Predicted 3D model of a 73-nucleotide RNA (transfer RNA) from an uncultured Lachnospiraceae bacterium. Its Rfam family is "tRNA". Rfam classes the family as a transfer RNA.
[in-house]
RNA sequence: GCCGACGUGGCUCAAUUGGCAGAGCAGCUGACUUGUAAUCAGCAGGUUAUCAGUUCGAUUCUGAUCGUCGGCU
Numbered sequence: 001g002c003c004g005a006c007g008u009g010g011c012u013c014a015a016u017u018g019g020c021a022g023a024g025c026a027g028c029u030g031a032c033u034u035g036u037a038a039u040c041a042g043c044a045g046g047u048u049a050u051c052a053g054u055u056c057g058a059u060u061c062u063g064a065u066c067g068u069c070g071g072c073u
Base pairs, nucleotide, nucleotide: 001072002071003070004069005068006067007066010025011024012023013022019056027043028042029041030040031039049065050064051063052062053061
């Protein structure tokens, strides 16, 4: 330099061919317990990497940029 994959809560990942952004762990509160852990219930936390485009509607489609990883040279 060229090609490909990926980018979603603090972390690991879903969301299937465009139609309300979810789960597990972690965090907080409460219950339980002599206390802690475990368990149970609840709560909070996201400009879906960024900027544009298409569309009534974009995590999803298109383009550019940035970043990570892999391959070729």